[in-house]
RNA sequence: GGGGCGUUAGGCAAGUGGCUAAGCCGCCACUCUCUCAAGGUGGAGAUCACGGGUUCAAAUCCCGUACGCCCUA
Numbered sequence: 001g002g003g004g005c006g007u008u009a010g011g012c013a014a015g016u017g018g019c020u021a022a023g024c025c026g027c028c029a030c031u032c033u034c035u036c037a038a039g040g041u042g043g044a045g046a047u048c049a050c051g052g053g054u055u056c057a058a059a060u061c062c063c064g065u066a067c068g069c070c071c072u073a
Base pairs, nucleotide, nucleotide: 001072002071003070004069005068006067007066010025011024012023018056027043028042029041030040031039049065050064051063052062053061
């Protein structure tokens, strides 16, 4: 230099065109307990890496950019 894959909440991570963007850990409140931990109930937190395009509608499809990983010269 060329090619491929990936980027979604503090961490992990599902989703493959339309639904309130699911779940686990963590965090907060309540509950339980003599207290803590564990358990139970509820809650907050993601403009889906960034910019543009397609579409009635985009996390999802297309193009570019950035970053990471892999293959190749």
Transfer RNA from an Acidobacteriota bacterium, 73 nucleotides, folded computationally.
The coordinates come from a structure-prediction model, not an experiment, and the mean pLDDT is 82.
Lineage of the source: Bacteria > Pseudomonadati > Acidobacteriota.
Its Rfam family is "tRNA". Rfam links the family to the GO term triplet codon-amino acid adaptor activity.
The RNAcentral record of the sequence draws on ENA.